This is a predicted structure of a 238-nucleotide part of an RNA (large-subunit ribosomal RNA, domain VI) from a Nanobdellota archaeon. RNAcentral holds the full RNA, with entries from ENA. Its Rfam family is "Archaeal large subunit ribosomal RNA". Taxonomically the source falls in Nanobdellota (Archaea, Nanobdellati).
Context: one part of a larger RNA
RNA sequence: UGCUGGCCGUCUGAGGGGAAGGUCCGCCUAGUACGAAAGGAACGGCGGACCGGGGCCUCUAGUCUACGGGUUGUCCGAAAAGGGCAAGCCCGGUAGCCACGCCCCAAGGGAUAAGCCCUGAAAGCAUCUAAGGGCGAAGCCCUCCUCGAAAAUAGACGGCCUUUAAGGGAUCGGGUAAAAGACCCGAUUUAAGACGGCGGUGUAAGCUCCGAAAAGGAGUUCAGCCGACCGUCUGAAG
Repeated sequence: UGCUGGCCGUCUGAGGGGAAGGUCCGCCUAGUACGAAAGGAACGGCGGACCGGGGCCUCUAGUCUACGGGUUGUCCGAAAAGGGCAAGCCCGGUAGCCACGCCCCAAGGGAUAAGCCCUGAAAGCAUCUAAGGGCGAAGCCCUCCUCGAAAAUAGACGGCCUUUAAGGGAUCGGGUAAAAGACCCGAUUUAAGACGGCGGUGUAAGCUCCGAAAAGGAGUUCAGCCGACCGUCUGAAG
């Protein structure tokens, strides 16, 4: 731009993409059928492993320059407390992200190939084929996942508006989204804050006591500090 008024929402599904599956093992069938014996199946069913594909973070593991603690050097601080710098180093670690962790990846239907058949003439017989009919593959088309009204035969349904409209954008905040745009949510709150929960660290400072006026230890103290999570409330910007 088109789709012949403008717009919003929910769909349909022509058509496109996918490999989403592959292989193996064990058990039952069964020491059965078969076979003189030796040996030794299958149809069907159940369980598992590996490779591959997709998703997720409850568990396990990794990371975690949010966070908590210990500690080295140095600086600020009269001292202490508390901090700065070196991701300094070390011990832990929520959310998030992740694999080494967890979950899923059947079955079925239709039309066929080679092939196997039924009926059956030409050709009184025979013949799967000439007319007709039935089976038959990990393959094809569906079933499954996904894109998809620009499918020009340009769709359907529901609703709104009538020219300062409906609606959309811009602005602000935030992500289930993201290279920029786009997309999604909110502004009667997904910013920020307060309280509580849950979670992390591991018992703060000060004071008292023990100790040697030290280092250090004990009590107050399951403390103190903190969180990207959950709930409630307060509550900007614009």